[in-house]
Context: one part of a larger RNA
RNA sequence: GGCUGCACGCUGGCGGCCUGCUUAACACAUGCAAGUCGGACGGGAAACACGGGAAACGGUGUUUCCGGUGGCGGACGGGUGAGUAACGCGUAAGAACCUGCCCUUGGGAGGGGAACAACAGCUGAAACGGCCGCUAAUACCCCGUAGGCCGAGGAGCAAAAGGAGGAAUCCGCCCGAGGAGGGGCUCGCGUCCGAUUAGCUAGUUGGUGAGGCAAUAGCUUACCAAGGCGAUGAUCGGUAGCUGGUCCGAGAGGAUGAUCAGCCACACCGGGACCGAGACACGGCCCGGACUCCUACGGGAGGCGGCGGUGGGGAAUUUUCCGCAAUGGGCGAAAGCCUGACGCACCAAUGCCCCGUCGAGGAAUAAGGCCCACGGGUCGUGAACUUCUAUUCCCCGAGAAGAAGCAAUGACGGUAUCCGGGGAAUAAGCAUCGGCUAACUCUGUGCCGGCAGCCGCGGUAAUACGAGAGGAUGCAAGCGUUAUCC
Numbered sequence: 001g002g003c004u005g006c007a008c009g010c011u012g013g014c015g016g017c018c019u020g021c022u023u024a025a026c027a028c029a030u031g032c033a034a035g036u037c038g039g040a041c042g043g044g045a046a047a048c049a050c051g052g053g054a055a056a057c058g059g060u061g062u063u064u065c066c067g068g069u070g071g072c073g074g075a076c077g078g079g080u081g082a083g084u085a086a087c088g089c090g091u092a093a094g095a096a097c098c099u100g101c102c103c104u105u106g107g108g109a110g111g112g113g114a115a116c117a118a119c120a121g122c123u124g125a126a127a128c129g130g131c132c133g134c135u136a137a138u139a140c141c142c143c144g145u146a147g148g149c150c151g152a153g154g155a156g157c158a159a160a161a162g163g164a165g166g167a168a169u170c171c172g173c174c175c176g177a178g179g180a181g182g183g184g185c186u187c188g189c190g191u192c193c194g195a196u197u198a199g200c201u202a203g204u205u206g207g208u209g210a211g212g213c214a215a216u217a218g219c220u221u222a223c224c225a226a227g228g229c230g231a232u233g234a235u236c237g238g239u240a241g242c243u244g245g246u247c248c249g250a251g252a253g254g255a256u257g258a259u260c261a262g263c264c265a266c267a268c269c270g271g272g273a274c275c276g277a278g279a280c281a282c283g284g285c286c287c288g289g290a291c292u293c294c295u296a297c298g299g300g301a302g303g304c305g306g307c308g309g310u311g312g313g314g315a316a317u318u319u320u321c322c323g324c325a326a327u328g329g330g331c332g333a334a335a336g337c338c339u340g341a342c343g344c345a346c347c348a349a350u351g352c353c354c355c356g357u358c359g360a361g362g363a364a365u366a367a368g369g370c371c372c373a374c375g376g377g378u379c380g381u382g383a384a385c386u387u388c389u390a391u392u393c394c395c396c397g398a399g400a401a402g403a404a405g406c407a408a409u410g411a412c413g414g415u416a417u418c419c420g421g422g423g424a425a426u427a428a429g430c431a432u433c434g435g436c437u438a439a440c441u442c443u444g445u446g447c448c449g450g451c452a453g454c455c456g457c458g459g460u461a462a463u464a465c466g467a468g469a470g471g472a473u474g475c476a477a478g479c480g481u482u483a484u485c486c
Stems, first nucleotide, its partner, number of pairs: 001486002004483001007481004013355001015353003019348002021313001026311003031307002035072003040069002043066008052057001079266003088191004093186002097183003102179007110143004119133001121131003148157002162171003192238003199229003204226008241263004245256004268289005291302004319345001322343002327341001328339004359387003368379004393422003397418002402412001429475005434455003440470003443466002450457002
């Protein structure tokens, strides 16, 4: 000198665009953050219409709502960085793999059956439940079939579902092949500090058989062999998410890893599996633990490191806002529904950038302050005064693009922007002035009180102290200080 997710002190006009718990991976009140499909299915409730009936009522149709079976999605999106020194990440390769939805393509869907919710009944103080009874399906099962699988061969094994529509047809279903995108695995190289850590290792290293996985593999197991790693630093200990990048630097390099993007890991702590194409699953399940809450004491409930918000910690970090209008995502044939992703608004000079706080004229150099050698000098064209303008400000009016090629649809927002009117009005501070280092005098104090980054100032004329005074210098809606890095 530069830099920062900064903080503090003084000060503070406007706008645009960013950024905003770095600390306690501390605990959380409350609301919302993942649903959707009636064009898969049965039922319950309500409204309307039609027609039947004397009425009670039952029937048909349409619409809406409710929970249930079923499908897809809850493995994405969003958060955090505790753990991890590791094939975790980065880079360059590889072979023994999987892949829902999507694209291309070849075939197929024959015959039959049994249930379980919902619902109704009983039990029960209630809840969770238990018992009994009925029922549908794109839910489940059996048989048949198969250019697939398996096998040396012979043998052996495996499928399906319908829905909508007047129809054309459309959307689905099953078995193959290829693709795209995604994922799992292996490996070369690179990846912090400590030797005041020198030896480490028994599933350890390799083989065979068996098991297991989507797949390779001590991944697991039995047996056999005795290997494997290490001063090119094993093991142990400490620290740490990694990278693209970011900051500094002419570079070499050093430091760093907020925001944005890629990967990884985690979801109260520890463990486990289930479902599924995909999880060993943040807002799923089970077990154990700590904590909190409810209870009729028998038993239950919870997990903000999602968005807001609260307490606490801290030098320190915002609103319990608006909207699905756009972009994107889930479901749906669609209408649409959901979406604290996202788009926006609010708060904060946290940062970067732009603008303004007036322009021109104006000397009796007014009054006043300060200094003075008492002549004057300086603040100073500064003010007053004259005149002009209107960024900003106040008021009135008009008013978008963003909407995606019929129309409709805008949270932002009556915002941006534009027109007119008003009036110099609403808008300057902070630090410094001994040298380094731009900028000097007076007064007070008297080694006191104080200053200070270094050198050093202060003991009666202090350009170095003062919340004093005048003047000056630097930067400016900021200025200065602390801290960190280069």
Small-subunit ribosomal RNA, 5' domain from Capsicum annuum, 486 nucleotides, folded computationally. Rfam family: Bacterial small subunit ribosomal RNA. The coordinates come from a structure-prediction model, not an experiment, and the mean pLDDT is 84. Taxonomically the source falls in Capsicum (Eukaryota, Viridiplantae, eudicotyledons, Gunneridae).